[in-house]
Context: one part of a larger RNA
RNA sequence: GAUGAACGCUGGCGGCGUGCCUUAAGCAUGCAAGUCGAACGGCCCCGCAAGGGGCAGUGGCGGACGGUCGAGUAACGCGUGGGGAUCUACCUUGAAGUUGGACAUAGCUCGUCGAAAGACGGGGUAAUUCCCAAUGUGAAUGCAAAUUCAAAGCCGCAAGGCGCUUUAAGAUGAACCCGCGUCCUAUCAGCUAGUUGGUGAGGUAAUGGCUCACCAAGGCAUCGACGGGUAGCUGGUCUGAGAGGAUGAUCAGCCGGAAUAGCACUGAGACACGGGCUAUACACCUACGGGUGGCGGCAACUGGGAAUCUUGCGCAAUGGACGAAAGUCUGACGCAGCGACGCCGCGUGGAGGAUUGAAGGCCCUCGGGUUGUAAACUCCUUUUGACUGGGAAGAUUAUGACUGUACCAGUAGAAUAAGCACCUGCUAACUACGUGCCAGAAGCCUCGGUAAUACGUAGGGUGCAAGCGUUAUCC
Numbered sequence: 001g002a003u004g005a006a007c008g009c010u011g012g013c014g015g016c017g018u019g020c021c022u023u024a025a026g027c028a029u030g031c032a033a034g035u036c037g038a039a040c041g042g043c044c045c046c047g048c049a050a051g052g053g054g055c056a057g058u059g060g061c062g063g064a065c066g067g068u069c070g071a072g073u074a075a076c077g078c079g080u081g082g083g084g085a086u087c088u089a090c091c092u093u094g095a096a097g098u099u100g101g102a103c104a105u106a107g108c109u110c111g112u113c114g115a116a117a118g119a120c121g122g123g124g125u126a127a128u129u130c131c132c133a134a135u136g137u138g139a140a141u142g143c144a145a146a147u148u149c150a151a152a153g154c155c156g157c158a159a160g161g162c163g164c165u166u167u168a169a170g171a172u173g174a175a176c177c178c179g180c181g182u183c184c185u186a187u188c189a190g191c192u193a194g195u196u197g198g199u200g201a202g203g204u205a206a207u208g209g210c211u212c213a214c215c216a217a218g219g220c221a222u223c224g225a226c227g228g229g230u231a232g233c234u235g236g237u238c239u240g241a242g243a244g245g246a247u248g249a250u251c252a253g254c255c256g257g258a259a260u261a262g263c264a265c266u267g268a269g270a271c272a273c274g275g276g277c278u279a280u281a282c283a284c285c286u287a288c289g290g291g292u293g294g295c296g297g298c299a300a301c302u303g304g305g306a307a308u309c310u311u312g313c314g315c316a317a318u319g320g321a322c323g324a325a326a327g328u329c330u331g332a333c334g335c336a337g338c339g340a341c342g343c344c345g346c347g348u349g350g351a352g353g354a355u356u357g358a359a360g361g362c363c364c365u366c367g368g369g370u371u372g373u374a375a376a377c378u379c380c381u382u383u384u385g386a387c388u389g390g391g392a393a394g395a396u397u398a399u400g401a402c403u404g405u406a407c408c409a410g411u412a413g414a415a416u417a418a419g420c421a422c423c424u425g426c427u428a429a430c431u432a433c434g435u436g437c438c439a440g441a442a443g444c445c446u447c448g449g450u451a452a453u454a455c456g457u458a459g460g461g462u463g464c465a466a467g468c469g470u471u472a473u474c475c
Base pairs, nucleotide, nucleotide: 001474002473003472005471006470007469008468009467012346013345014344015343016342017341018339019338020304025302026301029299030298031297034061035060036059039058040057042055043054044053045052046051068257069256070255077182078181079180080179081178082177083176086174087173091170092169093168094167095166096165097164098163099133100132101131108123109122110121111120112119113118138149139148140147141146153162154161155160183229184228185227190220191219192218195217196216197215198214199213200212201211202210232254233253234252235251236247237246238245239244259280260279261278262277263276282293283292284291285290310336312335313334314333318332319330320329321328322327349380350379351378352377360371361370362369363368386411387410388409389408390407394402419464420463421462422461423460425444426443430459431458432457433456434455440447441446
């Protein structure tokens, strides 16, 4: 000098930031991912109708983003620079197409079982669900030949629009490989059998022992393999003249995790935090047969701890999902609340005021000195706070949570506002009394055993100041 700090004493205001560093311990409650009726059939409500509204379900898109945490990881994980054997929903541009038919199934209805969660059977129905056929611009099979592969409709009076299928390119995103860099330890010296390479096959979007069969016996290591410990990495941050050292909170990029362990399904993308299955631990419900759950999302709670906030408001803005749109959803986000936790700014008044330097306190050589222009007193001001009135921008034409906020004007009144540490030396600042190696102080040297500037109190002083000290850690 610095801090995501804590503790002690003290505490007026504002702006901007920031706030579980410990048990990746457990979690009551609410909310955090839905949306589309212009894909579809049905049921209900209002209505004479036209039409409007609601509900569960099928279908589509999105739940792989956003948000959170750092357990694991010493690794192509990250950083940086390259590479070729790849995929890419939505978006943009180009080319071609969008024909004909068929079978189901949820919802619904009838019935059965179950405490519930839920499950089963009969009947029957729709679609942008699913299947068959046609066509083949085109694509795939290395080329030729040949073979194979598509589609869905909806809205609109219409014009047309939104879609769907195949394909080429782009953009974006992602996967893979390599060079170099990346902590401590030799009281870890040898490690390795899919191990290292080859051939063939399988698998993948794709290269590859990624997997398998066979063959060979290789591969790594004192330039530290293997083992052990510790740790997310980076842009950055702190410090320092720099070199360097330390560090990785907030913000941003990448990686990894989602009670623990494993697994796949769907999908353009996951081996998927608020999807699924299995096992385990824990917790809850139960009619004991069986079920249900996962805050390391936002708040909140218990516990742990020296220690870290509100079960707030709003989608007004920015951004995201869906939708043709209106719009719906959004604890992302924008705001407000709490905490001197930090930085910055402001205030706690200004000027005058001594031939009685007032009173009081403290000291004293009893003369006086000091507190001290300090107070009183006179004049002035009103930042801030209080009250009254006005009142934005953030928003386009409409929509403002914040909010009657910021800001402006007026009114009264010095009014509402100072502490903390230190005073032997280092180190700015000294006397008195009390105590008597006691009580105590202390960062170091040390101080205290009867005149202690070092302990305690008082007066005085010094330094910082809404803070001041102490402790911890880094340079």
The part of an RNA shown here (small-subunit ribosomal RNA, 5' domain) has 475 nucleotides and comes from an uncultured bacterium. Rfam family: Bacterial small subunit ribosomal RNA. Gene Ontology terms of the family: structural constituent of ribosome and ribosome. The RNAcentral record of the full RNA draws on Greengenes. Model confidence (mean pLDDT): 87 of 100.